[in-house]
RNA sequence: GCCACUUUAGCUCAGCUGGUAGAGCAAUUCACUCGUAAUGAAUAGGUCGAGGGUUCGAAUCCCUUGAGUGGCU
Numbered sequence: 001g002c003c004a005c006u007u008u009a010g011c012u013c014a015g016c017u018g019g020u021a022g023a024g025c026a027a028u029u030c031a032c033u034c035g036u037a038a039u040g041a042a043u044a045g046g047u048c049g050a051g052g053g054u055u056c057g058a059a060u061c062c063c064u065u066g067a068g069u070g071g072c073u
Stems, first nucleotide, its partner, number of pairs: 001072007010025004019056001027043005049065005
């Protein structure tokens, strides 16, 4: 230098052919308990790496770009 893949909640990851952003774990609160753990219920947490474009509508499609991983030279 070239090619491919990844980027979404604190962590690990889903998200279909463009149509309300989700799960598990973690956190907080409550119940249960003499107390803790476990268990149950609830709550909070997101500019979907960044910028722009297409569209009535973009995490999703297109362009530019950042970071990471692997491969080739």
The RNA shown here (transfer RNA) has 73 nucleotides and comes from a Bacteroidota bacterium. The organism belongs to Bacteroidota, within Bacteria. Model confidence (mean pLDDT): 81 of 100. RNAcentral holds the sequence, with entries from ENA.